[in-house]
This is a predicted structure of a 79-nucleotide RNA (c-di-GMP-I-GGC riboswitch aptamer) from a Desulfobacteraceae bacterium. Its mean pLDDT, the model's own confidence on a scale to 100, is 76.

RNA sequence: AAUGAUAAAGCCAAACCCUCUGUAAAGUGGGGACGGAAAGCCACGGAUCUUAAAACAAGAGAUGGCCGGGUUGCCUUGG
Numbered sequence: 001a002a003u004g005a006u007a008a009a010g011c012c013a014a015a016c017c018c019u020c021u022g023u024a025a026a027g028u029g030g031g032g033a034c035g036g037a038a039a040g041c042c043a044c045g046g047a048u049c050u051u052a053a054a055a056c057a058a059g060a061g062a063u064g065g066c067c068g069g070g071u072u073g074c075c076u077u078g079g
Base pairs, nucleotide, nucleotide: 002077004075011036012035016031017030018029020027021026034065040071041070042069044068045067046066047063048062049061050060051059
């Protein structure tokens, strides 16, 4: 510097159920594993979603397990 296996060590944890927070998207904690090689972190660009009292816009938010970008990093294999 490259690879990401039907292996190994460790890690994360979808749906669903319970609990709490929030108007909501959604999130915290517990259980649970569909999956993940950055499913670690950062809302910078795009995308999607929410927004109490009709809709749209603006504004404000949510998703990093939607894509890109930035940044840090474990293990492994062969050279």